[in-house]
RNA sequence: CGCUUAUCCAGAGAGGCAGAGGGACCGGCCCGAUGAAGCCUCGGCAACCCCCGGGUUCACCCCCUGGCACGGUGCCAAUUCCGGCAGCGACACUGGAAGAUGAGCG
Numbered sequence: 001c002g003c004u005u006a007u008c009c010a011g012a013g014a015g016g017c018a019g020a021g022g023g024a025c026c027g028g029c030c031c032g033a034u035g036a037a038g039c040c041u042c043g044g045c046a047a048c049c050c051c052c053g054g055g056u057u058c059a060c061c062c063c064c065u066g067g068c069a070c071g072g073u074g075c076c077a078a079u080u081c082c083g084g085c086a087g088c089g090a091c092a093c094u095g096g097a098a099g100a101u102g103a104g105c106g
Base pairs, nucleotide, nucleotide: 001106002105003104004103005102006101007100008099013042014041015040016039017038021031022030023029025084026083027082028081043076044075045074048072049071051067052066053065054064055063080098085095086094087093
């Protein structure tokens, strides 16, 4: 980088360095000198993987379910901030695309 798959209306920030951007893209709307991005330290959230049980099975895998939070990731403004494509006359809603993250594979 590509493919497969699951999830995305919940949750969780302080300090230091730094100094103008940031919220993927486009449009909007926001955040930002009462300090953006980035980096560091400490803290926290969550529970995908890991780990420990129960169900299922001859047994294992898969699957369902409970627990744990030492370890590997991830995350800590706004629903993935809202929309973008399709369904509809429109709002709403539903589905999809795109994106993000985990796990597996190449």
Background:
This is a predicted structure of a 106-nucleotide RNA (SAM riboswitch aptamer (S box leader)) from uncultured Oscillochloris sp. The coordinates come from a structure-prediction model, not an experiment, and the mean pLDDT is 86. It matches the Rfam family "SAM riboswitch aptamer (S box leader)". Rfam's curators write: The SAM riboswitch is found upstream of a number of genes which code for proteins involved in methionine or cysteine biosynthesis in Gram-positive bacteria. The organism belongs to Oscillochloris, within Bacteria.